[in-house]
RNA sequence: CGAGAAAAGGCAAACUUAUUGAAAAAUAAGGACGCAAAACUACAGAUCUAAAGUUUUAACUAUGAUGGCUGAGUUGCCUAAA
Numbered sequence: 001c002g003a004g005a006a007a008a009g010g011c012a013a014a015c016u017u018a019u020u021g022a023a024a025a026a027u028a029a030g031g032a033c034g035c036a037a038a039a040c041u042a043c044a045g046a047u048c049u050a051a052a053g054u055u056u057u058a059a060c061u062a063u064g065a066u067g068g069c070u071g072a073g074u075u076g077c078c079u080a081a082a
Stems, first nucleotide, its partner, number of pairs: 003079002010035002015030006033068001039074003043071003046066003052061004
């Protein structure tokens, strides 16, 4: 460099409660499905939402959201075999 057996330490899905938000969702507490980047960044793709705007009355649009969807970038703990 590459890789992920073991151990230490770490994170925390669903769900519940509270708060915020138009919503998606976020934050905090409880809780563990999982995770070797489940650390950080919406740059590209993807997905979700539609207050506002447009058009006209049910559609369209991200400027909103997701890093625990993929790629990319930045940083990083431990360590056996090959």
Molecule: c-di-GMP-I-GGC riboswitch aptamer
Organism: Peribacillus huizhouensis